[in-house]
Molecule: Bacterial RNase P class A
Organism: Pseudomonadales bacterium
RNA sequence: CGAGUCGGCCAGGCAGUCGCUGCGUGCGGUUCUCCGCGUGCAGAGGAAAGUCCGGGCUCCGCAGGACAGGGUGCCAGGUAACGCCUGGGGGGUGUGAACCCACGGAAAGUGCAGCAGAAAGUAGACCGCCAACCCCAUCGACGAGAGUCGUGGGCGGUAAGGGUGAAAUGGUGCGGUAAGAGCGCACCGCGCCGGUGGUAACACGCGGUGGCACGGCAAACCCCACCCGGAGCAAGGCCAAAUAGGGGUCCAAUGGUGUGGUCCGCACCGGAUCCGGGUAGGCCGCUAGAGGUGUUCGGCGACGAACAUCCCAGAUGAAUGACUGCCCAUGACAGAACCCGGCUUACCGGCCGACUCGUUUU
Numbered sequence: 001c002g003a004g005u006c007g008g009c010c011a012g013g014c015a016g017u018c019g020c021u022g023c024g025u026g027c028g029g030u031u032c033u034c035c036g037c038g039u040g041c042a043g044a045g046g047a048a049a050g051u052c053c054g055g056g057c058u059c060c061g062c063a064g065g066a067c068a069g070g071g072u073g074c075c076a077g078g079u080a081a082c083g084c085c086u087g088g089g090g091g092g093u094g095u096g097a098a099c100c101c102a103c104g105g106a107a108a109g110u111g112c113a114g115c116a117g118a119a120a121g122u123a124g125a126c127c128g129c130c131a132a133c134c135c136c137a138u139c140g141a142c143g144a145g146a147g148u149c150g151u152g153g154g155c156g157g158u159a160a161g162g163g164u165g166a167a168a169u170g171g172u173g174c175g176g177u178a179a180g181a182g183c184g185c186a187c188c189g190c191g192c193c194g195g196u197g198g199u200a201a202c203a204c205g206c207g208g209u210g211g212c213a214c215g216g217c218a219a220a221c222c223c224c225a226c227c228c229g230g231a232g233c234a235a236g237g238c239c240a241a242a243u244a245g246g247g248g249u250c251c252a253a254u255g256g257u258g259u260g261g262u263c264c265g266c267a268c269c270g271g272a273u274c275c276g277g278g279u280a281g282g283c284c285g286c287u288a289g290a291g292g293u294g295u296u297c298g299g300c301g302a303c304g305a306a307c308a309u310c311c312c313a314g315a316u317g318a319a320u321g322a323c324u325g326c327c328c329a330u331g332a333c334a335g336a337a338c339c340c341g342g343c344u345u346a347c348c349g350g351c352c353g354a355c356u357c358g359u360u361u362u
Stems, first nucleotide, its partner, number of pairs: 001358010012327007020043010045333001049344002052342005057232004069228005074088005089103001090101004104223002109221002111217002126162002128158003134154004139150004170188006189212001190210005195204003236284004246275006255269005291310008328331001
């Protein structure tokens, strides 16, 4: 200098004017509530997003067991908790810094494997290889004959080689054989038992043992271990009009209307007061929190502890905008709605740190 990996940070800046939301404060109106004017302070994000996980909080309820259903799945730790994070193990990719992995169980059971291929699992024999053994036949050679040898066929043997496939019963070599084959042996690999190291996952260029028996798929059913009550701030609570309606008590009246021929009876109709229920509407929940920042200490780290310090949106038709000037030279994705921890997705560009590879120079 070029190419790259990982981590962190920023997200146009400054000034002025006019607005909007919240809080404090002064004055005025107002019994209070509240309203108006002035003034001061504060006013979106790294993802506020998707609503995919986990928790707080609230209500229903008491969630102990069993069944169903769902989720998680190497080990250890962190955490309020998690499917998150950290460290480690194993596997894979890359020259490397680094990155990726649903990574328990297939010698419990059931099931699946298109096409191709002989055969896809108690494996199998298409081409090929073999002709020792067994049977048959013909011809040829030899022989007096029995028969022997050669040749051909059958019954067979084989899994070296070829071919199919994502996958075909471990690899290399030597021996062995008719040809072959863990058939035998050596080395490598693998399984099992033990030992050593490690909290563990696991590792071992430690020992013994077994010719190797046990293919793949569990993001197929399933088995094993662990976890999960449901609904969600439109949760939930409080106050409470107009109008309508419910219940109690008292008063008035002894009436009126309907039924009916009349009486009795029955039903409906008044006023005052009290009681709760509850619609519109209003208030609370609502933002001081598993909070931010700094220092020290413990820990490899995630994180934890102590001390100091700070207060940092809270709307409800829902505020954070508009205009002007200057500068950098054009500013991406995007807008809180109960709160918090994560994950995922979107994103113009810039800055900082650590590291890797290549080239060149010294």